[in-house]
RNA sequence: ACUCCGGUUGAUCCUGCCGGACCCGACUGCUAUCGGAAUGGGACUAAGCCAUGCGAGUCGUAUGUCCCUGAACUGCCAGGGGCAUGGCGAACGGCUCAGUAACACGUGGCCAACCUACCCUCAAGAUGCGGAUAACCCCGGGAAACUGGGACUAAUCCGCAAUAGGUCCAGAUUUCUGGAAUGAAUCUGGACCGAAAAGGUAACAUGAGCAUGUUUCAUGUUACCGCUUGAGGAUGGGGCUACGGCCGAUCAGGCUGUUGGUGGGGUAACGGCCCACCAAACCUUUGACCGGUACGGGCUUUGAGAGAAGGAGCCCGGAGAUGGACACUGAGACAAGGGUCCAGGCCCUAUGGGGCGCAGCAGGCGCGAAACCUCCACAAUGGGCGAAAGCCUGAUGGGGUUAUUCCGAGUGCCAUCCGCUAAGGAUGGCUUUUCCCAAGUCUAAACCGCUUGGGGAAUAAGGGGAGGGCAAGUCUGGUGUCAGCCGCCGCGGUAAUACCAGCUCCCCGAGUGGUCGGGACGGUUAUUUGGCCUAAAGCAUCCGUAGCCGGCCCUGUCCGUCUUCCGUUAAAUCUAACGGCCCAACCGUUAGGCUGCGGAGGAUACCACAGGGCUAGGGGGCGGGAGAGGUGGACGGUACUCCAAGGGUAGGGGUAAAAUCCUCUGAUCCUUGGAAGACCACCGGUGGCGAAGGCGGUCCACCAGAACGCGCCCGACGGUGAGGGAUGAAAGCUGGGGGAGCGAACCGGAUUAGAUACCCGGGUAGUCCCAGCCGUAAACGAUGCGAGCUAGGUGACAGAAUGGCCUAAGAGCCAUUCUGCUGCCGCAGGGAAGCCGUUAAGCUCGCCGCCUGGGGAGUACGGACGCAAGUCUGAAACUUAAAGGAAUUGGCGGGGGAGCACCACAAGGGGUGAAGCCUGCGGUUCAAUUGGAGUCAACGCCGGGAACCUUACCAGGGGAGACAGCAGGAUGAAGGUCAAGCUAAAGACUUUACCCGACGAGCUGAGAGGAGGUGCAUGGCCGUCGCCAGCUCGUGCCGUGAGGUGUCCUGUUAAGUCAGGCAACGAGCGAGACCCUCGCCGCUAGUUGCUGUCCCUUCCCGCAAGGGAAGGGAAGGUAGUUAGCGGGACUGCCGCCGUUCAAGGCGGAGGAAGGAGAGGGCUACGGCAGGUCAGUAUGCCCCGAAACCCCUGGGCCACACGCGGGCUGCAAUGGUAGGGACAGAGGGUGUCCAACUCCGAAAGGAGGAGGUAAACCCUAAACCCUACCCCAGUUGUGAUUGAGGGUUGCAACCCACCCUCAUGAAUAUGGAAUCCCUAGUAACCGCGUGUCACCAUCGCGCGGUGAAUACGUCCCUGCUCCUUGCACACACCGCCCGUCGCUUCACCCGAGUUAGGUUUUGGUGAGGUGGCUCCAUGUUGGGGUCAUCGAACCAAAACCUGACAAGGGGGGAGAAGUCGUAACAAGGUGGCCGUACGGGAACGUGCGGCCGGAUCACCUCCU
Repeated sequence: ACUCCGGUUGAUCCUGCCGGACCCGACUGCUAUCGGAAUGGGACUAAGCCAUGCGAGUCGUAUGUCCCUGAACUGCCAGGGGCAUGGCGAACGGCUCAGUAACACGUGGCCAACCUACCCUCAAGAUGCGGAUAACCCCGGGAAACUGGGACUAAUCCGCAAUAGGUCCAGAUUUCUGGAAUGAAUCUGGACCGAAAAGGUAACAUGAGCAUGUUUCAUGUUACCGCUUGAGGAUGGGGCUACGGCCGAUCAGGCUGUUGGUGGGGUAACGGCCCACCAAACCUUUGACCGGUACGGGCUUUGAGAGAAGGAGCCCGGAGAUGGACACUGAGACAAGGGUCCAGGCCCUAUGGGGCGCAGCAGGCGCGAAACCUCCACAAUGGGCGAAAGCCUGAUGGGGUUAUUCCGAGUGCCAUCCGCUAAGGAUGGCUUUUCCCAAGUCUAAACCGCUUGGGGAAUAAGGGGAGGGCAAGUCUGGUGUCAGCCGCCGCGGUAAUACCAGCUCCCCGAGUGGUCGGGACGGUUAUUUGGCCUAAAGCAUCCGUAGCCGGCCCUGUCCGUCUUCCGUUAAAUCUAACGGCCCAACCGUUAGGCUGCGGAGGAUACCACAGGGCUAGGGGGCGGGAGAGGUGGACGGUACUCCAAGGGUAGGGGUAAAAUCCUCUGAUCCUUGGAAGACCACCGGUGGCGAAGGCGGUCCACCAGAACGCGCCCGACGGUGAGGGAUGAAAGCUGGGGGAGCGAACCGGAUUAGAUACCCGGGUAGUCCCAGCCGUAAACGAUGCGAGCUAGGUGACAGAAUGGCCUAAGAGCCAUUCUGCUGCCGCAGGGAAGCCGUUAAGCUCGCCGCCUGGGGAGUACGGACGCAAGUCUGAAACUUAAAGGAAUUGGCGGGGGAGCACCACAAGGGGUGAAGCCUGCGGUUCAAUUGGAGUCAACGCCGGGAACCUUACCAGGGGAGACAGCAGGAUGAAGGUCAAGCUAAAGACUUUACCCGACGAGCUGAGAGGAGGUGCAUGGCCGUCGCCAGCUCGUGCCGUGAGGUGUCCUGUUAAGUCAGGCAACGAGCGAGACCCUCGCCGCUAGUUGCUGUCCCUUCCCGCAAGGGAAGGGAAGGUAGUUAGCGGGACUGCCGCCGUUCAAGGCGGAGGAAGGAGAGGGCUACGGCAGGUCAGUAUGCCCCGAAACCCCUGGGCCACACGCGGGCUGCAAUGGUAGGGACAGAGGGUGUCCAACUCCGAAAGGAGGAGGUAAACCCUAAACCCUACCCCAGUUGUGAUUGAGGGUUGCAACCCACCCUCAUGAAUAUGGAAUCCCUAGUAACCGCGUGUCACCAUCGCGCGGUGAAUACGUCCCUGCUCCUUGCACACACCGCCCGUCGCUUCACCCGAGUUAGGUUUUGGUGAGGUGGCUCCAUGUUGGGGUCAUCGAACCAAAACCUGACAAGGGGGGAGAAGUCGUAACAAGGUGGCCGUACGGGAACGUGCGGCCGGAUCACCUCCU
């Protein structure tokens, strides 16, 4: 040093990447007032090309000559200018970064192997003699550039000689420096080389001279500037060397001047720098060589740092000047504004020939995302020349331009009023930083600035954002998975806080956003500081080289290490303090630092090295035991198959079921004998051995390893192990054998939609042996090897010791302990968790291998290996926001267990499905056949039985705009009306006419209304899961967490009902309780109900007595009824079972009722985007003179068909006719129920008592009795049709119901399939009521008659709980794989085409250098030849890189199409790995392996 956040999931933890927030650089959008500072500004791409101007000259005190002026006639003098010789400079300064991976750079050393003009110091000199040439003049060539010849002349130009001196050789002497002489010095001899400018200027003096005159010349002196030699210094360079700093091993071997020596050449100097000869070396895994990239450093950005990335600008060093080569001159160059040559480009040209090189400053073109003025000045700083004045200087100093960066300032303040307390606006006042104007000052001149004065709030705010991350809107309008947004997640499908706008708000602010690049975040490259059982990751195993690491003791050295001092680490940069610009940026001064390198001294614990010793590591020896350890040989055993013989007869075999197949030519089966190959049951075991792969009959031989024991020996000999080597299942390959069984491929049979499969019958390679390859597996403990430390418990195997026992004296048994090996459980600890836990995945050490999101891909290319198959090594483009691990809750399973249900089965009863009809639905039709509902949970449902109405549909006709604005209206709006027309009808409309008297639908808005849309915007209600028994909470506990526990287990129950156990203890909603009806009893009550008793009346039977029925009255509260209140049932009692005294179960007693007495109501948390906008309500959208309202008619009733639910039947348990009996519950004044009477054959009609109801009314049928029918399409059935009547209603045709007569269809018990039901139930029978004017085969109720079977089960269908697997979570109607088809993108191969580069070879060869020779010589020179270097060009070859390419190949992405269903559950054949074969495809099959497999059973082990 100090912050993280969003994104994988239903949720969680983790791994892991993607993205955001921060800093810096370049470009860019929008916007912009001012000033200061800076080393910013064509670096990035084109070291591409350049018009024009400028960028290096200077010296007259070196010299010649010409011109002009002064000046006076000319030459001499002075000033100025030109040309030329000469000297110095031009090798600096300025620009750029192409090349370069190198002594190029950096740091530190060395030169005993070197040079250095100008400058400084010291010493010594400068003698004699000679020569040429330019300019100028004359004559030529050429378009030009330029160039030739002749004649003249000077010097600080050039030469000769002398002296000084130098170099070399030989010898001698000692001396000096030094670590060391090869250095320096001295002497002698020899050879060779070999200086200079008696210059210039000034002053003075003397002399000469044509001229009066400072002007000329000579000599001398002095001063200054120059010249030569030697020695030294300074400065600048040259060379050598140690160390340091990029990537690639898909570059592993490189090299022939290569490595060294001797002798030469060359250089300022060492050196293979070059040459001749000799030797054969030299470099390299500590990465040579090759390829790619790149100027290096000081430093810059970022970071806490370590680092990572960069190195344009400034400074230091290097390199380059269009590409390349070469020398000359010179102190210095192989020379940016010098030369020669080649190449390519451009320009001029008279076509003969010439010229140029902005990577200097401006500027132009080009390239690009990308970058300024053809400015001013030498005033300052510096440079060149000069004695100086001075000249030159695109170096430099200034200005201009550009928000490029950094820093600073401003865009106002106050008051009052309006406004909503706002936003904002108005008025008045104040100030003047800025701004504008003027003067002065500053400056080389300006600008800016500063000072003073004047004017005036004047001249000055934007960019991005507002779903989360991330600060700021659940505001309005538009859009409607469109348009668009978005770094990531994600928004948008009609209510968008996410798009486009408005308003408001947030952030920063002269800036603010975007894109690209770098850093940090990233502990996602981990030295600091990570990992590898399951997430990516331990090599298949062992041996071993280099390397790295290494036991105990002593001595020494001091390499590492530590420490002190010295030198260095340029300046700038950085840090601190102080100071200067008003502050700051910026600048200055001082100090520090720059983590580095070198040198000197010291310390010695550790490391290292050297020497000596030890035994705990390791190795060896001896001993007796254990073992499927390996190799070879021999022998044996059962089974299968085949062959032969005998017996024997019709089948065998195979499967879920079959078939193919074998069999009368005798199978299968039995017996005997033989052959052949493979294998080795039982023992056999989480037993043993081995490094792993692996190893199993017996015996023998040979070989090897491990454990144990030992007072034995050696003495650190060790650990790991890059490369390397060896071994290495199965499959596969080669050659040769062998071949019984099994068995890829293949052939048949089945299955299936298909079946290239699963199943069946055959069957080849192979499986076996020998020899040789291959080298891979889920080669797994998914766990590298070695060492040490850190609780235990309990088994198995091997050995040993001690003690005991038995003895057949053994290889026995038992107990304890030790060592080794091998399992399970488990503490601490670890881990994301699962789990691991002395056999670590704990705590440490050493060494090796490997990983860095998913896919592309273990692919491509290259290389190595292999006979091949293939193996090892092993990318990128592109694509993607996840992929993944462990665990949790659900859901699901063609997983398991337990329990339950007549919407399950079983045992039964009755139906449906066939027929006719009724009714609903679909389909079709139609002008319309309105719409909804669609498995259970739509279909006699929407209370939906529609004649009109209903009614929403169709056809036709008509009506209607509250309110506001505009237009119209007393020149008459709207309204009414006779007649005619139109029409189905109508003053609705039209024509004509009249009445009336104020409004008005023509336009624009806006309404009423809407059975128009959306049930996927909603409320409410309902259905259903659910005739279920579940759903949760509080506290505590467990878990990092999601979450778990409770709610689990055992027993029990209809029940999460109850009991017992249990880290749970309690509680709530459900269940139950509760409410209603029925069943028994009691009390109370008494009308309209009841009537046992009494009285009366009538009727019937009877002779009578008497009996019975109906009615009335009295009386009563006894029976019954009605309806109010109570009681009663609780496993309470007994026995058995159960866990004892559990809950409870079974049986019994009693009881009207017995274990919930029967039936109903109520019916949890929630799910199903279940149903309903058409019952009502309601958001939004739509229509608005029509999608509103009204009327007439039609339709919802259609009809080739399909489906559901019913009714009636098919008959004799029946039908018909006649007679007779018994209910309950309801309903009734809308003119309803209507007794009763009459009429009619009936439906019905005409009257009509009573009844607003325990009062009056509506009411049974099956049943019983008698008779007939006699098994038939009937005396069953009653569809259809005809005729005649009746009723309701405005209306009965489409389209009602009823009656009578006639007609008399299908139908003779209903395939597959399917529905309901467990007792007053099913079945059968009728009655009431709702709807309703009329119409019931419907719904809801009611009673009557009244069974069969089970007392179980989980097989089918489902439900609940527990458990298990999961790649599902929209939750199996899930997920998901591959081929094929289409579109698109990048890539690989590719016959070849083409471009570039490197290297090699050959040829041509400009030119350079050196030698020889010839010619010319008055001089420069010219020619030839030899040797060598050699650019460039041409040709060929090899290699590398790029572009294009017919065609081929796989891969990614895409709305989603085709074929299948491979995987996830036991995924319906368990999956996966390696290999081989096959197949449209996922894949299938064989062989071997793994569990990362579900389930059941058994064995073993552990607790």